[in-house]
RNA sequence: GUUCGUCUUCAGGGCAGGGUGAAAUUCCCGACCGGUGGUUAAAGUCCACGACCUGCUUUUUCCGCAAGAAAAAGUGGCUGAAUUGGUGAAAUUCCAAUACCGACAGUACAGUCUGGAUGAAAGAAGAUAGGG
Numbered sequence: 001g002u003u004c005g006u007c008u009u010c011a012g013g014g015c016a017g018g019g020u021g022a023a024a025u026u027c028c029c030g031a032c033c034g035g036u037g038g039u040u041a042a043a044g045u046c047c048a049c050g051a052c053c054u055g056c057u058u059u060u061u062c063c064g065c066a067a068g069a070a071a072a073a074g075u076g077g078c079u080g081a082a083u084u085g086g087u088g089a090a091a092u093u094c095c096a097a098u099a100c101c102g103a104c105a106g107u108a109c110a111g112u113c114u115g116g117a118u119g120a121a122a123g124a125a126g127a128u129a130g131g132g
Stems, first nucleotide, its partner, number of pairs: 002132003005128006017029003031112002033102002035049004044100002053077010082098005104115003
């Protein structure tokens, strides 16, 4: 120096204004937002990953047996949406225009409110006296 291990910290934004209504930040007009890594050049819409939901395996705990429950580790499934023109060596990433998308539970139907979540996590940064 590098790699493995161990540890620490960090790691998501957003309905202004108006309409209807008994009631809606949920409907209607309109407004606003965009996790992580990659990609000849900067991406919500390309490729992949995480989050939500869910199957299986193993272990542990609870349980008199059985049935069942919980937790941890591992491994799967599911997983939205973009075109046209311009510049350029190179861009579905930039510029212009016009579109589109957004888990679950609650509630007058929610990407934006409340909740699981002071959680988890892709990953980012750093520490390291241990192994190679």
FMN riboswitch aptamer (RFN element) from Enterococcus aquimarinus, 132 nucleotides, folded computationally. The prediction has a mean pLDDT of 81.